[in-house]
Molecule: small-subunit ribosomal RNA
Organism: uncultured rumen bacterium
RNA sequence: AGAGUUUGAUCCUGGCUCAGGACGAACGCUGGCGGCGUGCCUAACACAUGCAAGUCGAACGAAGCUCCCGGACGGGCGACUUCGGUCAAACAGAAGGGAUGACUUAGUGGCGAACGGGUGAGUAACGCGUGAGGAACCUGCCUUUCAGUGGGGGACAACAGUUGGAAACGACUGCUAAUACCGCAUAAGCGCACGUUCUCGCAUGGGAAAGUGUGAAAAACUCCGGUGGUAUAAGAUGGAUCCGCGUCUGAUUAGAUAGUUGGUGAGGUAACGGCCCACCAAGUCAACGAUCAGUAGCCGGCCUGAGAGGGUGAACGGCCACAUUGGGACUGAGACACGGCCCAAACUCCUACGGGAGGCAGCAGUGGGGAAUAUUGCACAAUGGGGGAAACCCUGAUGCAGCGACGCCGCGUGAGUGAAGAAGUAUUUCGGUAUGUAAAGCUCUAUCAGCAAGGAAGAAACAAAUGACGGUACUUGACUAAGAAGCCCCGGCUAACUACGUGCCAGCAGCCGCGGUAAUACGUAGGGGGCAAGCGUUAUCCGGAAUGACUGGGCGUAAAGGGCGUGUAGGCGGCGAUUUAAGUCUGGAGUGAAAGUCCCGUUUUCAAGAUGGGAAUUGCUUUGGAGACUGGAUUGCUUGAGUGCAGAAGAGGUAAGCGGAAUUCCCGGUGUAGCGGUGAAAUGCGUAGAGAUCGGGAGGAACACCAGUGGCGAAGGCGGCUUACUGGGCUGUAACUGACGCUGAGGCGCGAAAGCGUGGGGAGCGAACAGGAUUAGAUACCCUGGUAGUCCACGCGGUAAACGAUGAAUGCUAGGUGUUGCAGGUAUCGACCCCUGCAGUGCCGGAGUAAACACAAUAAGCAUUCCGCCUGGGGAGUACGGCCGCAAGGUUGAAACUCAAAGGAAUUGACGGGGGCCCGCACAAGCAGCGGAGCAUGUUGUUUAAUUCGAAGCAACGCGAAGAACCUUACCAGGUCUUGACAUCGAGGAAAACUUCCAGAGAUGGAAGGAGGCUUUGGCCAUCCGAAGACAGGUGGUGCAUGGUUGUCGUCAGCUCGUGUCGUGAGAUGUUGGGUUAAGUCCCGCAACGAGCGCAACCCUUAUGGUCAGUUACUAACGCGUAGCGGUGAGGACUCUGACAAGACUGCCGGGGACAACUCGGAGGAAGGUGGGGACGACGUCAAAUCAUCAUGCCCCUUAUGACCUGGGCUACAAACGUGCUACAAUGGUGACAACAAAGAGGAGCGAGACCGUAAGGUGGAGCGGAUCUCAAAAAAGUCAUCCCAGUUCGGAUUGUGGGCUGCAACCCGCCCACAUGAAGUUGGAGUUGCUAGUAAUCGCGGAUCAGCAUGCCGCGGUGAAUACGUUCCCGGGCCUUGUACACACCGCCCGUCACACCAUGGGAGUUGGGAGCACCCGAAGUCAGUGAGAUAACCGCGAGGAGUCAGCUGCCGAAGGUGAGACCGAUGACUGGGGUGAAGUCGUAACAAGGUAACC
Repeated sequence: AGAGUUUGAUCCUGGCUCAGGACGAACGCUGGCGGCGUGCCUAACACAUGCAAGUCGAACGAAGCUCCCGGACGGGCGACUUCGGUCAAACAGAAGGGAUGACUUAGUGGCGAACGGGUGAGUAACGCGUGAGGAACCUGCCUUUCAGUGGGGGACAACAGUUGGAAACGACUGCUAAUACCGCAUAAGCGCACGUUCUCGCAUGGGAAAGUGUGAAAAACUCCGGUGGUAUAAGAUGGAUCCGCGUCUGAUUAGAUAGUUGGUGAGGUAACGGCCCACCAAGUCAACGAUCAGUAGCCGGCCUGAGAGGGUGAACGGCCACAUUGGGACUGAGACACGGCCCAAACUCCUACGGGAGGCAGCAGUGGGGAAUAUUGCACAAUGGGGGAAACCCUGAUGCAGCGACGCCGCGUGAGUGAAGAAGUAUUUCGGUAUGUAAAGCUCUAUCAGCAAGGAAGAAACAAAUGACGGUACUUGACUAAGAAGCCCCGGCUAACUACGUGCCAGCAGCCGCGGUAAUACGUAGGGGGCAAGCGUUAUCCGGAAUGACUGGGCGUAAAGGGCGUGUAGGCGGCGAUUUAAGUCUGGAGUGAAAGUCCCGUUUUCAAGAUGGGAAUUGCUUUGGAGACUGGAUUGCUUGAGUGCAGAAGAGGUAAGCGGAAUUCCCGGUGUAGCGGUGAAAUGCGUAGAGAUCGGGAGGAACACCAGUGGCGAAGGCGGCUUACUGGGCUGUAACUGACGCUGAGGCGCGAAAGCGUGGGGAGCGAACAGGAUUAGAUACCCUGGUAGUCCACGCGGUAAACGAUGAAUGCUAGGUGUUGCAGGUAUCGACCCCUGCAGUGCCGGAGUAAACACAAUAAGCAUUCCGCCUGGGGAGUACGGCCGCAAGGUUGAAACUCAAAGGAAUUGACGGGGGCCCGCACAAGCAGCGGAGCAUGUUGUUUAAUUCGAAGCAACGCGAAGAACCUUACCAGGUCUUGACAUCGAGGAAAACUUCCAGAGAUGGAAGGAGGCUUUGGCCAUCCGAAGACAGGUGGUGCAUGGUUGUCGUCAGCUCGUGUCGUGAGAUGUUGGGUUAAGUCCCGCAACGAGCGCAACCCUUAUGGUCAGUUACUAACGCGUAGCGGUGAGGACUCUGACAAGACUGCCGGGGACAACUCGGAGGAAGGUGGGGACGACGUCAAAUCAUCAUGCCCCUUAUGACCUGGGCUACAAACGUGCUACAAUGGUGACAACAAAGAGGAGCGAGACCGUAAGGUGGAGCGGAUCUCAAAAAAGUCAUCCCAGUUCGGAUUGUGGGCUGCAACCCGCCCACAUGAAGUUGGAGUUGCUAGUAAUCGCGGAUCAGCAUGCCGCGGUGAAUACGUUCCCGGGCCUUGUACACACCGCCCGUCACACCAUGGGAGUUGGGAGCACCCGAAGUCAGUGAGAUAACCGCGAGGAGUCAGCUGCCGAAGGUGAGACCGAUGACUGGGGUGAAGUCGUAACAAGGUAACC
């Protein structure tokens, strides 16, 4: 840093997609170790269990423990005994009393619990960020200052007793202590009130001093060191509050607001304040976006980015808010309080049913939700917090450990050597190649893991003691290569390729797109590429995307200029001077927390990480300075703008009046049969008199010529003439004003046509409608009618392809040439012409611009200002909502869903029922046909066991097939064979061929006979039999896998290249143009110059004469000979044969043309302009034909899809088509007589003469491998005769009989002959074919194939025409040009309804849910207020009583709840509307070409 994707290709516009980075992630496959981090993004869902806030006995009473005294009850050693019993030590130890303690602690009391920890629901807010303020504030513990700490009183817990309750928890009576509570004294200082003085401030006002009055304190404990308590003043810390600026989306939310805004006065608070209340006033906020709705904790930062930006707000840090939901206060320095209280609500739990308890968004953990997120761990050792004098206690804060590849970082899974390039695997052209030094083998090492030994720092006080982590980090030793590699990808983008399988299936895919039998794209394998303890995928964000453009885009045609004006707010604004200092620039100061990022160091062996310092934090505030520029103020100027004066032009506007031409209608005259209309017609009008024509009249609308890329207007628009009123522009002048200007969101006005309302008017035209045509249909185009409307007045409407598809204004930037208006100059008698300036309006064109087309002083150039608009196509200018409208509708204006394009300009083609030029038997002009008949032949179809296969418009169809009775033969039936009918190899054996016989339809089987060559004696060669196997074989498939060959456009004149030039490019030029030609043939011109493949020529044949040659051809002369004949000698003259040269080249003359090419005419010539004919076929097109000529890849069959045989079929036959033959007759038929060819063929052949037969043919065999012989007779023509226009003496089909020939064999299924039979057919509808001269037509002859079998095919000659004005039309082709939405290229593309399936969406009687607000009702707790008859320790009072306090009650407010009316947002809904999508549905043909009626709005 870019890349892919719109096209046949190109450039552009434009979207979609990819490569990068990131992550609190998840999912798939895989997983060795360690360090540092990190881990409920969802249900602010519900929570079992444990723990998370206590501590102080140096505040207090009490209890317990310990010790001493005490010694009840017990106990029973032992003693005594009357044997009934009595006494009694040790032991044990109750009550009670006392004492001790660094002991324990339920309660009172103090401090803490408002921190720490969690979460992000709410909040769009002074909530947060940043910077300021207070002369409106509070602050426990801590520090400092200063002054006190005197003396009293009364209670209440605990406790005891009684008692209620299941419990929770109480009730009553009685006792008691304090640093608990309450008076009193004192008051340095403080508060309040009052006035005085001084001083300061931006204002309210503040500060200081002295004075008077008045008010409020304290607690003790002690180890005697202190510790604590009170008041005051300051500090520190923390907090509260106010203000400037900043802080998401929606205008389809435009108005909001009644304590609302302000004032006065009370109240309240720590404090200001409508914070609250009473009264008064009517304000306040809002287009610089109020209100409403939606969404959201904010920031430091984090991710990305070159930056500007964009996204984000996990972890760490700051602030805020919340603690099941809602409300409330209490206590306190601090809370309206996560682990406090009260009330209401929901939920859960306990219950004895009466009543109670609870709140994990603390740490673990559970359920649930979810794609998804951890242990009910250890320790207070460290850091910090609370309490305490301290020891110490508490601390799920914190420090650690556990789990998770969740992230970042580091390490390892070995290193060296090792070619027999092992084996295996994959592939292969079978040779090899790859995996691959990879492995094995040998040598070495030990990081990690495992084992063993040693073993920290973290510990700082303060001498000691104290370590959860942890026997951890780290060190050492021995030991073994042993335990440790996967994932994704390999068509392009994008690094990396082969095989097999699959066969539009299965599947892949981020985009383009792969897959329909040879898939580098699917699946698998081998190989390769990438990354690596990870790798991929998915979601999301930024980037690429300059694709919202501040940096940094656009709007003529791609999306995009408002239809036009006027003008408000706003934005911007001429020249000079003075001043100011808001913007701006510059210096200083404060702040911009820390962490983070960046830089330089340090430290973990490195790194991540940790840590020290610096920079940065682009900002805000403040202050000094500068004064160019912008802004403000003041003062001038005239060039911008405007006014005045003098002129000229104009379809500018409004109103009134007037005019002629034309159409129609009415009346009258003349006049008669049609008129009208069309492609052609018909409807229509007309004998009741039309149309035509003449005269008169009525009425409405529009204004010919002039008329012009002429004029005017802002646009829409404006056209006969006159008048009235009126707007604007222009020119000249330079008198006046003195920046008064430009633009312009909203607003207001104007605004074609159609349309709407009311009232007129209505000639022509004319939606709708009717009729007639056209048509497959014709709700159209065409015709005849015709209503609204078109016209007028007054309103509405407000849109157009309202276009120059180009907003307005100003300035600048080469020219040329028209035209309109005005002015000036020169000249002139004058008008023009000419020159100059201004204002309009056109064309051409340079620079420049532009994707190109093009624009080009009337910019789309260069700049400035302002407005409008665009951001892929479709959905859609649609839906919903709002506004406007009488309605029609307009305006504003989405989304879901869907596609990978949609589009602009230009290029090359192709195409056009576009144009121009030209050619061709293309038409025309002719001749002969085909299409009708019969037959032959091919095809379709049908049939069949099979009717083998192929060929399919031209360019298949007498085609492959130059010849199907068997064979051919590929088809069918049946019978047979399986290494095979054919090829190679092959163990073994044998010659083989051949002959005969038997069975059989034959193939085949059996039998008999027959019985090699060479040789170095090893064997070899050929042939046959033949096991097993390699293999053969296939007319099986694919001509859309191919080669080769062929057809066709087309013997048409085209198709290209190199260099140069032009173009961003595809491409163009050349090859176009003017002529000319059969021709891109040639000439000329030209940014082209040359060249190649084609054309032509060279080749063959034919036409002329020549030279040479002369047998089998020929025969003039000379002989010979014959009945006759070049028969023979001979000749080389002629014909001929066949070899060589010649000849024709527009060479010559004349006309035309450009002095060219060329063309027309002529001469000469056998031939004249390519002499005739042939061979020869450019680049390419048709996936044209052929796998059945042949070859061939792949696939398929292998006792058969191969091979053999017999028979059948390819020859079928309702029908249709093609190509032919023969005819329909007299230009003929028949009979007789009798002429003239050319080119060929012949040995398994042609076969003469002769003879036989009516004939086909037979017998026979002369001659000939051919200029010798034979086929072989040419026929038409000719002469004579006959027929006499008939289904015939035409025509010959069909059929019968008898023959002939070939052949193994003519039944299916050959050809020929004779006799007999004698069909259709009397010249052929629509349509259609060939041919331009030795041609058509007509006549016969030959050949290939072939045993036999042509009406076909290929050749040959004989006779031998007609016509061509011409290029309008049909067909095909060439060149130029034009349009195009086509490029598979018009057999193209493509539109809409309908039908079917699916998807999202609008409307919808309604139904249902949600949050927010409003009104009313009820009114808990609670503060406040009132009341307080009830209750009442401290104070006063001798007392009565009082003060004070409390309960209770009442009131205001007040949550939840209830009721109601609306607005908003969802979900759903019979039915319904359109929309989108969907290989092969229906109907038409709208658009693209003049798209067949130009298209479009």